[in-house]
RNA sequence: CCCGUUGUAGCUCAGUUGGUUAGAGCGCCUGACUGUGGAUCAGGAGGUAACCGGUUCGAAUCUGGUCAACGGGACCA
Numbered sequence: 001c002c003c004g005u006u007g008u009a010g011c012u013c014a015g016u017u018g019g020u021u022a023g024a025g026c027g028c029c030u031g032a033c034u035g036u037g038g039a040u041c042a043g044g045a046g047g048u049a050a051c052c053g054g055u056u057c058g059a060a061u062c063u064g065g066u067c068a069a070c071g072g073g074a075c076c077a
Stems, first nucleotide, its partner, number of pairs: 001073007010026004019057001028044005050066005
C1' cells in the first nucleotide's frame, strides 16, 4: 500500500424484509431479607448505535468517505 471482517450500555453480545418503542447476561445503584456480608427477591440508572455525509416517508440495518481493531496479501531491506 491492497483486499476482507468488525465497531450497538462499563464488559461480553443479540437484533427477522429498513417499519415507528434499541435489548439480554454480567457488572453498577437503591430497597427488602440477614447480627454483617454473600446468595436470593423487587426496583432503578446507564446508549450522539465509532465519526461526517447520501438514499428513503422512515436507517443500528442500504450506501460514499474518514478513523480504529483484527485477519490475509503485496512491496523494501